[in-house]
Predicted 3D model of a 353-nucleotide part of an RNA (small-subunit ribosomal RNA, central domain) from an uncultured archaeon. Rfam family: Archaeal small subunit ribosomal RNA. Its family is annotated with ribosome and structural constituent of ribosome in the Gene Ontology. RNAcentral holds the full RNA, with entries from ENA and SILVA. The coordinates come from a structure-prediction model, not an experiment, and the mean pLDDT is 88.
Context: one part of a larger RNA
């Protein structure tokens, strides 16, 4: 290879968006590619399987029959698949309504804290630590007042609360911008599912140029601990860390659990939306029920090696796609491609266990 797998054993792409392939709802006609039956042609011989039969038997051989598997012609069948023509509304997209939300960009706006500066009070310490030292301070420090400047963050609200495809995302206001969910069931009418290739996005960190620099702080200097101390403390502080254009494309990018669709007992939280009822200070109020959508906890059936999972699946089917096949050597070395580099990506073997 065939099979088996993929939360934790090796294995789900970081994530979404679509190309091509794969799949594909309900119902009528039409076709007769796929598919099915039936004939016929071919399928050299030997091989092979039957049954006479020959060498005294086998082995071997003859002789007739068959089958084997692929083709191509004809005739017919139409359940499914196709392809075509037409109808439908459950999926799918649109539309209208109220109504959530840290969801993305923008621009203004504010607040405590810090350091900084000034002025004014004040005087000998201060800061730090296990305990100290380096450190700051007689050029007046720490502290206390007012004022200014300046960067960066957004305390309480705050919640297994919300909202994004992920990565994320949290002061107030405005602006332009997305997407969901619920209600309605008005319009279109299968338009849908996945996606190799391909494309946009992607934390920090690090790169490029050009600003900014408070605080904090790799690299580095010092103080200490120590046997040693290229740490863990402590005192400085440089590049980051902010910003605005380009770049990098990686994370234990996690739910270590691809995406869609369907079936399979419940209980109890929270969120948004609706419906029904009671209350009502008539408020977008309060409160119980049911309902659809999300997010948690528990828990039958079932899974599962356990651990757990469990209508948010790891359970039972369907489509697709990626991935894995001892363990080192190795995400290594070539070589390709991408980058400004850093390096990312794609990815072996000998050899060794």
């Nucleotide at each position: 290879u065939u099979g088996g797998g993929c939360c934790u054993a090796a294995a789900g792409c970081g994530c979404c968006c679509g190309u091509a392939g794969c799949c594909g709802g309900u119902u009528c006609g039409g076709u007769a590619a796929g598919u099915c039956u039936u004939c016929u042609g071919u399928u050299a011989a030997a091989u092979c399987c039957a049954a006479c039969g020959a060498c005294u038997c086998a082995a071997u051989c003859g002789u007739u029959g068959g089958a084997c598997u692929g083709c191509g012609g004809g005739a017919g069948a139409u359940a499914c698949u196709g392809c075509u023509g037409g109808a439908c509304u459950a999926g799918g997209a649109g539309g209208c309504g109220g109504a959530a939300g840290a969801a993305g960009c923008c621009g203004a706006c504010g607040g405590u804290a810090c350091u900084c500066u000034u002025a004014g009070g004040g005087u000998a310490g201060g800061g730090g630590u296990g305990a100290a030292a380096u450190c700051c301070u007689a050029u007046a420090a720490u502290c206390c007042u007012a004022a200014g400047a300046g960067g960066a963050c957004c305390a309480c609200c705050a919640g297994u609360g919300g909202c994004g495809a992920a990565g994320g995302c949290g002061g107030u206001c405005g602006g332009c911008u997305a997407g969901a969910a619920c209600g309605c069931g008005c319009u279109c009418g299968a338009c849908g599912g996945u996606g190799a290739g391909g494309g946009a996005c992607g934390a920090a960190a690090g790169c490029c140029u050009g600003g900014g620099g408070a605080g904090c702080g790799a690299u580095c200097c010092g103080g200490a601990u120590u046997a040693g101390a290229u740490a863990c403390c402590c005192g400085g502080g440089u590049a980051g860390u902010c910003c605005a254009g380009g770049c990098c494309g990686u994370a234990a990018a996690c739910g270590a659990u691809g995406c869609a669709g369907g079936c399979u007992a419940g209980g109890u939280g929270u969120u948004g939306g609706c419906a029904u009822g009671a209350c009502u200070a008539c408020g977008a109020g309060u409160u119980a029920u049911g309902c659809c959508a999300g997010u948690g906890c528990c828990g039958c059936a079932g899974g599962g090696a356990a651990g757990c999972c469990g209508u948010u699946a790891a359970g039972c089917c369907u489509g697709c796609c990626g991935c894995c096949u001892g363990g080192g050597a190795a995400g290594u070395a070539c070589g390709g491609u991408c980058g400004c580099a850093a390096g990312a990506u794609u990815g072996a073997a000998a050899c060794u266990u």